[in-house]
Molecule: Bacterial large signal recognition particle RNA
Organism: Candidatus Iainarchaeum sp.
RNA sequence: UCGGACUAGACUGGGCCGCUAGCGGUGGCUUGUAACCGGAAAUCCGCUUUAUGCCGGAGUCGAAGCUGGGAAAGAGGUUCGUAGGUUAAUGCAAGCAGCGCCCUGAUGACGUCGAAGCUCUGUCCUUACAGGUGUUUCUCUAAAGUGAACCCCGCCAGGGCAGGAAUGCAGCAACGGUAGUUUUAGAAAAAGACGCUGAAGGGAAACGGAGUGGAGUUAGCAGAGCGAAAUGCAGCAAUAAUUGAAAAAUCCACUUUCCAGCGCGUCCAA
Numbered sequence: 001u002c003g004g005a006c007u008a009g010a011c012u013g014g015g016c017c018g019c020u021a022g023c024g025g026u027g028g029c030u031u032g033u034a035a036c037c038g039g040a041a042a043u044c045c046g047c048u049u050u051a052u053g054c055c056g057g058a059g060u061c062g063a064a065g066c067u068g069g070g071a072a073a074g075a076g077g078u079u080c081g082u083a084g085g086u087u088a089a090u091g092c093a094a095g096c097a098g099c100g101c102c103c104u105g106a107u108g109a110c111g112u113c114g115a116a117g118c119u120c121u122g123u124c125c126u127u128a129c130a131g132g133u134g135u136u137u138c139u140c141u142a143a144a145g146u147g148a149a150c151c152c153c154g155c156c157a158g159g160g161c162a163g164g165a166a167u168g169c170a171g172c173a174a175c176g177g178u179a180g181u182u183u184u185a186g187a188a189a190a191a192g193a194c195g196c197u198g199a200a201g202g203g204a205a206a207c208g209g210a211g212u213g214g215a216g217u218u219a220g221c222a223g224a225g226c227g228a229a230a231u232g233c234a235g236c237a238a239u240a241a242u243u244g245a246a247a248a249a250u251c252c253a254c255u256u257u258c259c260a261g262c263g264c265g266u267c268c269a270a
Base pairs, nucleotide, nucleotide: 001270003268004267005266006265009061010060011059012058013031014030015029016028017027021048022047023046024045025044036057037056038055039054065262066261067260068259069258070257071256072255076251077250078249079248084243085242086241087240088239090237091236092235095233096232097231099227100226101225103223104222105221107219108218109217110216117212118211119210120209121208122207123206124202125201126200127199129198130197132196133195134194135193136192137191139187140186141185142184143183144182145181146180152177153176154175160169161168162167
């Protein structure tokens, strides 16, 4: 030095968040892979700065290497909760739509076979008006029907109760009535309701008639102007909730690189 056997030992992932006085694990997320298995573990499990898990197994490597730290890079996370977005309610505001008034335009319709306007009148509306009137309700009378399981009346079979019996008592049904109810007919005083006729009054709108008047009136559309309105859309302001980039700060997987520490043992054979 090479070969074989063995042993100490090493490895079988890392990071961020959360939790915690703190460390590790279970939990959430992420990264990476050659990278084990089973069990318990959130008001939890194992620990205490030598904290980088506990219990029980398995595998690989094995004196090869292993471990720690720094730098670069940067997936990802965290902090901050800003710009912006969304929603809600509030205030401002009349830009658009919608609404009202007025003007203009073109078109259509009506109009000298007479427009608008005006006057009169009516429809219409009101009346605690009418010794006008009709219908009806209420009321009364008569007739007929119906009609109270019991809590209405009469009479009360049967049955019941009391009694030795005679007899007495209460009493259902049926029967006869009553209250009630329905229908029909009739009556008249008052009252109510609704009409007709008349009287008195009203006049905002609408509609009709007559007269006057003597050329416009009107519909929708388009455009201009004015006004009201915060209802819808759009806008502005600030508030609340929620979401939330970017930037900044910070921790950093994988990867690359540097440094340090530990270890390189035993036996056999050539």